[in-house]
Context: one part of a larger RNA
RNA sequence: GUCAACGACUUAACGGCGGGAGCAUAGCUUAAGCUCCAACGAGCGUAGGCGAAGCGAAAGCGAGUCCCAACCGGGCUAAUUAACAUUUGAAAAACAAGUCCCCGCCGUUAAACCCGAAACCGAGUGAUCUAACCGUGGGCAGGCCGAAGGACGUUUAACCACGUCCGGAGGGCCGAACCCGUACCUGUUGCAAAAGGUUGGGAUGACCCGCGGUUAGGAGUGAAAGGCCAAUCAAACUCGGAGAUAGCUGGUUCUCUGCGAAAUCUAUUUAGGUAGAGCGCCGUUCAAACCCCCGCAUGGGGUAGAGCACUGGAUGGGCGAAAAGGACUCCAACGUCCGCUGAGCCCAACCAAACUCCGAAUACACGCGAGCGAUGUGCGGCAGUCACACUGCGAGCGCUAACGUCCGCGGUGGAGAGGGGAACAACCCAGAUUCCGCGAUAAGGUCCCCAAGUCUAAGCUAAACGUAAAAGGAUUUGUAUCCCUCUGACAAUCGGAAUGUAGGCUCAGAAGCGGCCAUCAUUCAAAGAGUGCGUAACAGCUCACCGAUCUAGGGUUUACCGAGCCGAAGAUGUAUCGGGGCUAAGCUUAGCACCGAAGCCGGAAGUGCGACCGACCGUGUCGCACGGUAGCAGAGCGUUCCGCAACCGCAGAAGGCGAAUUGUAAAAUUCGUUGGAGGUUGCGGAAGUGAUAAUGUUGAC
Repeated sequence: GUCAACGACUUAACGGCGGGAGCAUAGCUUAAGCUCCAACGAGCGUAGGCGAAGCGAAAGCGAGUCCCAACCGGGCUAAUUAACAUUUGAAAAACAAGUCCCCGCCGUUAAACCCGAAACCGAGUGAUCUAACCGUGGGCAGGCCGAAGGACGUUUAACCACGUCCGGAGGGCCGAACCCGUACCUGUUGCAAAAGGUUGGGAUGACCCGCGGUUAGGAGUGAAAGGCCAAUCAAACUCGGAGAUAGCUGGUUCUCUGCGAAAUCUAUUUAGGUAGAGCGCCGUUCAAACCCCCGCAUGGGGUAGAGCACUGGAUGGGCGAAAAGGACUCCAACGUCCGCUGAGCCCAACCAAACUCCGAAUACACGCGAGCGAUGUGCGGCAGUCACACUGCGAGCGCUAACGUCCGCGGUGGAGAGGGGAACAACCCAGAUUCCGCGAUAAGGUCCCCAAGUCUAAGCUAAACGUAAAAGGAUUUGUAUCCCUCUGACAAUCGGAAUGUAGGCUCAGAAGCGGCCAUCAUUCAAAGAGUGCGUAACAGCUCACCGAUCUAGGGUUUACCGAGCCGAAGAUGUAUCGGGGCUAAGCUUAGCACCGAAGCCGGAAGUGCGACCGACCGUGUCGCACGGUAGCAGAGCGUUCCGCAACCGCAGAAGGCGAAUUGUAAAAUUCGUUGGAGGUUGCGGAAGUGAUAAUGUUGAC
């Protein structure tokens, strides 16, 4: 891993609600126990409980009571009469309904759906591992160094000193056994739950080892690492409390049918939990009261926009108080003038979530009317939900960043399949009961992949633009517009381009062309006090401008006009059309046709709900509905056992294998074969009642 078997909402008491029964004209009911009985069960048992009256903390009072000195009062609560309404009913009539048992759902208390901690506590078991200690024993090849001390000799008065020898100290040196484990390699389902190889440390010592003994769990022991205390240690192991607890994770077993959520608010030692509310389901009451669209009517508002009247911000100009400064008048004072700063006022043009002289559209509220569908209110029972996601719009935060975050209003996903979008929960179209159809369509498409136009008409684009991007750039081009033009444009060629004058100033010079100022006039077809080059300054060349030649369109007008170009660099491989490929099969405009979905339509069928029928009640007719997670409600299938009734079986039961048939499904029946002794049906009852999942448990392979 596979297969098989086992494996999870139970049981009890109490309480709430619903369903089914009993009794009930205020009742209902027994508990323990006793008696009878073969048993099942029956009878007795009235203590007690619930209900029939409430109010008060209570004493207590009582159709009232409590507060109070007392209610004029208020809280809680009952009855009667009358009126109105309602229900049942032919009418009369109607104070009030409870209680006991069974079943179902839920709650509480219990292990309480199942499995799962780390832990806590108690009583014990451990020092054959290891730590320390005690007792008693054992072990350490060989080699080296050579302390104290001593002897002899030399020396000395003597000591000292020196030499030689003896000597044999040492947590001494080298190095086996022995003990350890430094570094690397191998090993890593190993030889081994710590080894092997090479290398290394200690090796007479705080050394190593045998045997016996002592210390025990918040305790021991520790040359101290939280180390060690039997492969277990920041509290050992065994059993017990014990099914500890787990707001956490995982798992939770047959079928079909109806409806169908939420991821929000408030609170929380609360934030992944829970409670109340919101939203769902079921029952019931009321009986159309609800919602939506449309129309009418009445409202309040301060958003968008706009504005500058307030509060602030902010630009330019004009006027300009005032203070300080400077100049002039000999100084001071006064006065005049100058520039700077500049409140304020005026003009012009602006900005604002916490500005408003203004001010929508929507939205919201209430009322009326009509339409459409069928909701809705109250009460009771049962839930789930409290991590939401993306998208469009309106805001905040952020960088007008994020598949970002946080609100509001919609949508979709969640819980929604189908078609489109190449692929793609959240985008576009559209909501799947089942089967059928050359049916008609949506979004989106119609050259091939690939169903349907190589469709029609008119333009644009040349960039493979389409088939990614900005500031910015460009004699790309279309359209509109503007200007010039046969009285001759634009380009080209030929000619002219003058005079006062070398304008004035400056300057060594300044003559159109260094700089400053001015920029006139004359003659002309035309010609600037000069466009550029040039000179030391002149000169010279050239341009504007004019004439001639030539002959047809020309132009650097403008456009919040259209289309295109550049800007444009990446890592496996084209790789920013889905591909082929396309000059339309691209873009714009207009049009017709077709394709295209589980949507629509048509036919048939099933189920749910509702309606219809004068006698007709049926295999009837008609209408609407039937996506679905959590969840609620309903109806069934099957398994084991039991009761009552009835059956089958050696002429072959159960079980196994195979086939056919039936049913919407769970499933059922029949036949064949195997098997060899029990089994089943109908109606009921009771549960150890259904497994592809729990790193499930056990077994087999």